[in-house]
RNA sequence: GAGUUUGAUCCUGGCUCAGGAUGAACGCUAGCGACAGGCCUAACACAUGCAAGUCGAGGGGCAGCACAAGGUAGCAAUACUGAGGUGGCGACCGGCGCACGGGUGAGUAACGCGUAUGCAACCUGCCUGUAAGAGCGGGAUAGCCUCUCGAAAGAGAGAUUAAUACCGCAUGGAACCAAGAGGUCUCAUGGUUUUUUGGUUAAAGAUUUAUCGCUUACAGAUGGGCAUGCGUAACAUUAGCUUGUUGGUGAGGUAACGGCUCACCAAGGCUGUGAUGUUUAGGGGUUCUGAGAGGAAGGUCCCCCACACUGGUACUGAGACACGGACCAGACUCCUACGGGAGGCAGCAGUGAGGAAUAUUGGUCAAUGGACGCAAGUCUGAACCAGCCAAGUCGCGUGAAGGAUGAAGGUCUUAUGGAUUGUAAACUUCUUUUAUACGGGAAUAAAAAGGGUUACGUGUAGCCCAUUGCAUGUACCGUAUGAAUAAGGAUCGGCUAACUCCGUGCCAGCAGCCGCGGUAAUACGGAGGAUCCGAGCGUUAUCCGGAUUUAUUGGGUUUAAAGGGUGCGCAGGCGGUCUUUUAAGUCAGCGUUGAAAGUUUUCGGCUCAACCGGAAAAUUGGCAUUGAAACUGGAGGACUUGAGUGCAAAUGAAGUAGGCGGAAUUCGUCGUGUAGCGGUGAAAUGCAUAGAUAUGACGAAGAACUCCGAUUGCGAAGGCAGCUUACUAACAUGCAACUGACGCUCAGGCACGAAAGCGUGGGGAUCAAACAGGAUUAGAUACCCUGGUAGUCCACGCAGUAAACGAUGAAUACUAACUGUUGGCGAUACACAGUCAGCGGUACAGCGAAAGCGUUAAGUAUUCCACCUGGGGAGUACGCCGGCAACGGUGAAACUCAAAGGAAUUGACGGGGGCCCGCACAAGCGGUGGAGCAUGUGGUUUAAUUCGAUGAUACGCGAGGAACCUUACCAGGGCUUAAAUGUAAGUUGCAUAAAUCAGAGAUGAUUUUUUCUUCGGACCACUUACAAGGUGCUGCAUGGUUGUCGUCAGCUCGUGCCGUGAGGUGUCAGGUUAAGUCCUAUAACGAGCGCAACCCCUGUCGUUAGUUGCCAGCGAGUCAUGUCGGGAACUCUAACGAGACUGCCGGUGCAAACCGAGAGGAAGGUGGGGAUGACGUCAAAUCAUCACGGCCCUUACGUCCUGGGCCACACACGUGCUACAAUGGCCGGUACAGAGAGCAGCCACUACGCGAGUAGGAGCGAAUCUAUAAAACCGGUCUCAGUUCGGAUCGCAGUCUGCAACUCGACUGCGUGAAGCUGGAAUCGCUAGUAAUCGGAUAUCAGCCAUGAUCCGGUGAAUACGUUCCCGGGCCUUGUACACACCGCCCGUCAAGCCAUGGAAGCUGGGAGUACCUGAAGUCGGUGACCGCAAGGAGCUGCCUAGGGUAAAACUAGUGACUGGGGCUAAGUCGUAACAAGGUAACCGUA
Repeated sequence: GAGUUUGAUCCUGGCUCAGGAUGAACGCUAGCGACAGGCCUAACACAUGCAAGUCGAGGGGCAGCACAAGGUAGCAAUACUGAGGUGGCGACCGGCGCACGGGUGAGUAACGCGUAUGCAACCUGCCUGUAAGAGCGGGAUAGCCUCUCGAAAGAGAGAUUAAUACCGCAUGGAACCAAGAGGUCUCAUGGUUUUUUGGUUAAAGAUUUAUCGCUUACAGAUGGGCAUGCGUAACAUUAGCUUGUUGGUGAGGUAACGGCUCACCAAGGCUGUGAUGUUUAGGGGUUCUGAGAGGAAGGUCCCCCACACUGGUACUGAGACACGGACCAGACUCCUACGGGAGGCAGCAGUGAGGAAUAUUGGUCAAUGGACGCAAGUCUGAACCAGCCAAGUCGCGUGAAGGAUGAAGGUCUUAUGGAUUGUAAACUUCUUUUAUACGGGAAUAAAAAGGGUUACGUGUAGCCCAUUGCAUGUACCGUAUGAAUAAGGAUCGGCUAACUCCGUGCCAGCAGCCGCGGUAAUACGGAGGAUCCGAGCGUUAUCCGGAUUUAUUGGGUUUAAAGGGUGCGCAGGCGGUCUUUUAAGUCAGCGUUGAAAGUUUUCGGCUCAACCGGAAAAUUGGCAUUGAAACUGGAGGACUUGAGUGCAAAUGAAGUAGGCGGAAUUCGUCGUGUAGCGGUGAAAUGCAUAGAUAUGACGAAGAACUCCGAUUGCGAAGGCAGCUUACUAACAUGCAACUGACGCUCAGGCACGAAAGCGUGGGGAUCAAACAGGAUUAGAUACCCUGGUAGUCCACGCAGUAAACGAUGAAUACUAACUGUUGGCGAUACACAGUCAGCGGUACAGCGAAAGCGUUAAGUAUUCCACCUGGGGAGUACGCCGGCAACGGUGAAACUCAAAGGAAUUGACGGGGGCCCGCACAAGCGGUGGAGCAUGUGGUUUAAUUCGAUGAUACGCGAGGAACCUUACCAGGGCUUAAAUGUAAGUUGCAUAAAUCAGAGAUGAUUUUUUCUUCGGACCACUUACAAGGUGCUGCAUGGUUGUCGUCAGCUCGUGCCGUGAGGUGUCAGGUUAAGUCCUAUAACGAGCGCAACCCCUGUCGUUAGUUGCCAGCGAGUCAUGUCGGGAACUCUAACGAGACUGCCGGUGCAAACCGAGAGGAAGGUGGGGAUGACGUCAAAUCAUCACGGCCCUUACGUCCUGGGCCACACACGUGCUACAAUGGCCGGUACAGAGAGCAGCCACUACGCGAGUAGGAGCGAAUCUAUAAAACCGGUCUCAGUUCGGAUCGCAGUCUGCAACUCGACUGCGUGAAGCUGGAAUCGCUAGUAAUCGGAUAUCAGCCAUGAUCCGGUGAAUACGUUCCCGGGCCUUGUACACACCGCCCGUCAAGCCAUGGAAGCUGGGAGUACCUGAAGUCGGUGACCGCAAGGAGCUGCCUAGGGUAAAACUAGUGACUGGGGCUAAGUCGUAACAAGGUAACCGUA
């Protein structure tokens, strides 16, 4: 820096990623070289070999090897022998070394390490320098020899022998000890120096004569020892530890100081600046990371420490308490003759084991270094080399240039084409690093040492000579051949560079986080392509970074995690003004140190680089010293403003104790009085005729104090309220008399601390957990009601928590204003303004994520304290402390999630609020729901009952018309380029048509037949090729179309402004409207889609035009009729206009507008109706109107045909029709429409038939012809009945359409005459030419199941008080834990699975300690009659101790029947606690 909480936003906050690193491991892959690296695990066990020896110039000697005088044999060659005689040398004595080098990190939290000092408290072999010296003796002992024991390891005895082994004597001072005197110095003890006296202690030789050793002393160098300051982990759920402990005196011991040890004396010592305990850990130079500060690490290299199977112990030695030494104990392994013995790879290789994992039983001492030696030299798994390993860093290569027909192939595609792979390849030219082959290369690493010589002159330098190479025939160089020998890994949804196709279908799988996958996956798997790195690439693990996410640099705490409930206050931290001094902090100079390596810079060497070398810088630190004196600190002096005291006069529900008061409540007694009271949403339980409730009087008890009373007052907080008394405390104000910084804060500590609760004793009126009853409810362990005990009250004691809140620690200073109020002052005070201290409101700057805070800060600063670091687990467990208990305080982890959260925004929602509208309710009228039938749906049935539509918004819907067809379904029979169409090519006129036969038909067979022509052909058919076809799937891939919210009044934009932002404003507010309609106001001003208007029909009038329409006047004619001439007035037709706009009047109002049955007008406030449907919602409907992506079928899921089905029928629902009758039925008579339709049609009229119709037959492609309108009205009849209501059902006979009415048409006539007497719960429509009622027409159509749909007119009502309620909607506001948006979210028990964890009778381990017993080796002490000339020793004994045993506790780990809660887990159970007033507001503490 990015991703991730949200619908979106800002913030808080965690998680995750991109970077670097590694002693790494794993997967895939692999050409070379250089440099560096390689058991992180079991300090587990080790076979085998090697890793420390050397010196014969210390010694006696001589086993083995070599030589050998001499001897024997032999002619000789030769063979045998052969003096420790020689070279040399096993073993032994002796010297030096073995304490170095090499390994490991178990232990160690320590003077272990780092750093800086000190030793006046010390040692130091080999080395260097200086001085002095080395005289004389002695006795042993290994070895060798002879024996003994033993399996062995080994042990023992005797005899004999040497030394540079051991001992004695002498000599000796600058050594040591004791005593004394003087000088001098320092840092306390003291040091140093001069000197006197006395005492004690040395020595080794070898040899080739060059030399090397030996002794003493001093000094140096080197290496060590000790002490001290400072620094160097975690845990306080470790708070007290300590008896040699702390100190002293004396002694012992040590190289040396010291309780190091001992005796005695004292009682100290350490600790909150973290003792003690537990856990973890080698430390540093450095390494990684980081801008740095830091954080993490301590492998390789260097320094220090510790360790060497585990524990203890000492010996030797200059040095060890000793890796390849010793003794003892223990565990383990091995040998054994069972009696005893042996061993220690954390040296180098190597083996087993463990493990994700780490190499060769290699070469050489050539170099460097070490040990010994005079030296040659020997030894050296130190070291140098090589081997193995991509485990790391660096370098090189796998070719370079040209080359377009942009080849083939692959992939993709909109597919005759194009894109990409891709200059990539092929092909041409060139180069040869590397690899290979051959040759050169004794390069360099080499200088010493040895020998010789020269010079000086006694151990150095120069020169010469010859010798020594593991690596290695290596590096390097040359030649030759030829692109020849050499590329992979990961990734491609975002973060994050890189995209398409196919397969799969919440499967298989991916995943670092967010998340992909349920049929169009750039996220899985494959492919093509691309991207990033490249001999590597990815993954995993770990560390730092990003993370300012522990914040010193550099964070926070009102609401996100976080202020302690409050005060007092010790330690601690911080602290007013002036002055003098000091120099601890601070600053500067200088000195010293900060090893080397490393890092950085620079120069150089390997062909470059890594790597290596030289130089410089750095090493931010420590110590010492000299100076400065502002600030902080220390010391002294002074001051008054901080703080306190005093005086004056106020204030208050401040506290404690006592006294007093009235009202109310309940109870008791006595009256009055009578039937209910009480309680609730409604009731009931309860009380009451044994007299309640109500009311009067009197009495009793306990608790609380009406009004005043208030953003009032007081108190540290909790808290405090009738009146009054006493005592106590406090704040503020004024004065400026006194003190003179006395202050602020405060861990631990102490005190106070609501309610509930606990203990003891009182008290007990009210209220009231628990409990009981009554209700409510599906249930109701609740809410409501009636009762009711603890408690509520008092005293004393405990407890110590609250949402103990201003969710805001205390103190000080500073920073605009305005306003209210309380207590003071100025001041005599009712204006007025000032001032101090409180309590409130508004607001500037500033702050804040915002909300907000804002002199009472959440602003600007300082000081001190407390607290926070993702959510859950959890304020839980364990431990400890407190408590009578309840419980409180302190306070984790495993595990789990990618969020949890704050503020604000827009919506949606609310059993939140306000305003408003709608046939929404109400007021009315008529229906549905009951009957029969029609129709649609569900269900069932079926071979099929094709498919779709399913709350509102499916159900007389798609379908505006299923007998065949339609038709998509079923059964059966056929066809396969196909039923249709196009293009191209070819063929033919066999095609087409008709007839006959077979068949259910499709179809097949047979026979006959031939259109036009400009002769090119057209047309038709067939064959072939390419295109088919699908009412198969997906409406959740889509277009188009449609429903609904809703004809509701809304939905947006530009610019500006406000806000960090999402967003807001505009669109809100006040009015008004049917309306976001308009007006006014206004940080908004305008605009768009909607509203309205424009359009159509209708209502009035005018103009124009009069045929098919009309007929007033004139004429003609008829029984009669605009029938005719004519007319253009009227009606009408159909075009254009007019008209209505709140225009006028009155009232109200700023205006918009509203009101007035106003006027005028045909019409009045949108005149009525229609068309018209904003942004969007419902993944709404439709792949079966149509179109279309993808998928699927292709002798079938295509297509043709016959028959059947879509019409089934126990049942359920929706929509209708007809009715149940008298406002009616039937019969007869008489009127009045509009609109629409008509030639395969409408059909006048005539005849026939009861009729449906039939047969004739005018008119009309229609303002001309065609159709009885009905209800109505007039008259008659029926008289309340299952009827003269009603017409279902059934029978018979017919008509019509049609190829065909069986399944399955309509109609007619006659007969039959079912249910039904107005319909339960519930529910629908309608506000005027509407409902209701009456008929007419049309589309579809051969006909029709039409009672449907769509239109047309006739007759023609009732009612609306009003907006409380139901439903739907609009605007504003409010709450929200909702945003898939309340059909939301979400809690707890139970049931199931998995996981980690607490408790638990116990059981099993571990380490550490205590007490007692025992006690090896060993030092030390004592003794030592034995051995020894002696030194000394054996032996015995005492103390201490490793280890072992016993005991009781503590700590810690594992495990444990059972048990507790916790977490997680697509669809389990029960309820509904929370979020809205969440339906009883929620929450905190307590029982």
Notes: Small-subunit ribosomal RNA from an uncultured bacterium, 1487 nucleotides, folded computationally. The RNAcentral record of the sequence draws on ENA. Its Rfam family is "Bacterial small subunit ribosomal RNA". Its mean pLDDT, the model's own confidence on a scale to 100, is 82.